[in-house]
RNA sequence: GGAUGUGUAGCUCAACGGCAGAGCAGGCGUCUUAUACACGCCCGGUUCUAGGUUCGAAUCCUAGCACAUCCACCA
Numbered sequence: 001g002g003a004u005g006u007g008u009a010g011c012u013c014a015a016c017g018g019c020a021g022a023g024c025a026g027g028c029g030u031c032u033u034a035u036a037c038a039c040g041c042c043c044g045g046u047u048c049u050a051g052g053u054u055c056g057a058a059u060c061c062u063a064g065c066a067c068a069u070c071c072a073c074c075a
Base pairs, nucleotide, nucleotide: 001071002070003069004068005067006066007065010024011023012022013021018055026042027041028040029039030038048064049063050062051061052060
């Protein structure tokens, strides 16, 4: 340098173009002599950035950025 893939909550991941969710973590409560477990509730987001398409974009298109894999080049 080229190709492909990934980017969404603190972490791991979902989400037909139509309400952004789950588990874990965190907080509170029930339970217990107490802790743990279990159960319930709460807390959580500029969906990497900037544009475009669309009535409507996390999703489609373009460019960029970061990361991963493969290939090539230089030495």